[in-house]
RNA sequence: GGGCCUGUGGCGCAGUUGGCUAGCGCGUCUGUAUGGCAUACAGAAGGUCAGGGGUUCGAAUCCCCUCAGGUCCA
Numbered sequence: 001g002g003g004c005c006u007g008u009g010g011c012g013c014a015g016u017u018g019g020c021u022a023g024c025g026c027g028u029c030u031g032u033a034u035g036g037c038a039u040a041c042a043g044a045a046g047g048u049c050a051g052g053g054g055u056u057c058g059a060a061u062c063c064c065c066u067c068a069g070g071u072c073c074a
Stems, first nucleotide, its partner, number of pairs: 001073007010026004019057001028044006050066005
């Protein structure tokens, strides 16, 4: 330098024939039960989907560029 893959809440992931309000587990916080930091149950906060631009009535999802990580080739 070139090819391919990945990038979604604090962490690990799902969601990709474009369309209701972006979900799950763990964690965090609050409440209840208990003598209790455990455990169980109920509830809540937290994401503008790596960044920018484009297509579209509508984009996490399609296209282009950039960035970061992984991998292969030279």
The prediction has a mean pLDDT of 81. Predicted 3D model of a 74-nucleotide RNA (transfer RNA) from Patescibacteria group bacterium UBA1396. Rfam family: tRNA. About the family: Transfer RNA (tRNA) molecules are approximately 80 nucleotides in length. It was read from a public genome assembly.